Predicted 3D model of a 71-nucleotide RNA (transfer RNA) from a Candidatus Tayloriibacteriota bacterium. Taxonomically the source falls in Candidatus Tayloriibacteriota (Bacteria, Bacteria candidate phyla). Rfam family: tRNA. Gene Ontology term of the family: triplet codon-amino acid adaptor activity. It is annotated as a transfer RNA.
RNA sequence: GGGCUCAUGGUAAAGUGGUAUCACGCGACUAUGGCAUAGUCGAGUCCCGGGUUCGAUUCCCGGUGAGUCCA
Numbered sequence: 001g002g003g004c005u006c007a008u009g010g011u012a013a014a015g016u017g018g019u020a021u022c023a024c025g026c027g028a029c030u031a032u033g034g035c036a037u038a039g040u041c042g043a044g045u046c047c048c049g050g051g052u053u054c055g056a057u058u059c060c061c062g063g064u065g066a067g068u069c070c071a
Base pairs, nucleotide, nucleotide: 001070002069003068004067005066006065007064010024011023013021018054026042027041028040029039030038047063048062049061050060051059
């Protein structure tokens, strides 16, 4: 320098045009004499900019960052 892949709550992932989900973690409550465990409820997310579209996390372009391969 070039090719490919990826970027989603605090962490690790799913979802791929129509109000974004699960697990762990976090907070409150219930049960217990108390702890652990369990249950219920809750807070918290689509890397940035532009385009297409009635509608974009999803499609397109550019940027940034990460991984990998080639030179």